[in-house]
RNA sequence: GGGCGGUUAGCUCAGCGGGAGAGCAUUCGCCUCACACGCGAAGGGUCGUCGGUUCAAUCCCGACACUGCCCACCA
Numbered sequence: 001g002g003g004c005g006g007u008u009a010g011c012u013c014a015g016c017g018g019g020a021g022a023g024c025a026u027u028c029g030c031c032u033c034a035c036a037c038g039c040g041a042a043g044g045g046u047c048g049u050c051g052g053u054u055c056a057a058u059c060c061c062g063a064c065a066c067u068g069c070c071c072a073c074c075a
Base pairs, nucleotide, nucleotide: 001071002070003069004068005067006066007065010024011023012022013021018055026042027041028040029039030038048064049063050062051061052060
C1' cells in the first nucleotide's frame, strides 16, 4: 500500500429503516437466624466521529479514527 471484518450499557453480545434490547455485573426489595441460591424491581447508552440519502438512520452511502485477520512491497 491492497482486501476483509469489528466499534451498541461497566463486561460479553443481539438488533439491521419507524419502540435501543438480552445475559452477567451494580443498587433496592422479597426469601433466610444470617449468607449464598432463587424471585421481583430500578438505575445505567451522544449506537466510534463527521457528512450525505430519506418524512424518518444503530441500520443505507462516503470519508476519517481505533482495532483484528490476510496479502503484497521496501530500505
Source information: Transfer RNA from Desulfuromusa kysingii, 75 nucleotides, folded computationally. The organism belongs to Desulfuromusa, within Bacteria. RNAcentral holds the sequence, with entries from ENA. It matches the Rfam family "tRNA". Rfam describes the family as follows. Transfer RNA (tRNA) molecules are approximately 80 nucleotides in length. It is annotated as a transfer RNA.